Predicted 3D model of an 84-nucleotide RNA (c-di-GMP-I riboswitch aptamer) from Halalkalibacter suaedae. The source organism's lineage runs through Bacteria, Bacillati, Bacillota, Bacilli and Halalkalibacter. The coordinates come from a structure-prediction model, not an experiment, and the mean pLDDT is 86.
RNA sequence: AAAUUGAAAAGGCAUACUUAUUGAAAGAUAAGGACGCAAAGCUAUGGGCCUUCGCGAUACUCGCAUGGUUGCCAGGUUGCCAAU
Numbered sequence: 001a002a003a004u005u006g007a008a009a010a011g012g013c014a015u016a017c018u019u020a021u022u023g024a025a026a027g028a029u030a031a032g033g034a035c036g037c038a039a040a041g042c043u044a045u046g047g048g049c050c051u052u053c054g055c056g057a058u059a060c061u062c063g064c065a066u067g068g069u070u071g072c073c074a075g076g077u078u079g080c081c082a083a084u
Stems, first nucleotide, its partner, number of pairs: 003084004012037002017032006035071001041077003045074003048069003054064004
């Protein structure tokens, strides 16, 4: 330096839920809180999933992201510690 791996240690992230703010909603942000995570760092590029203010239609229903989700999967990109 590279490849593979994650037994222990250091350090890191933070599910459900609660409160506040925000949003039409899904959701987001902050604080508390830990289900888990070796990329649970970053990126909506492809697929999936969630939502429907708005738009369209055969209209009290149906369809559609331009809204979200990277802690659904894949791709791109960067990277800590340790072992071999």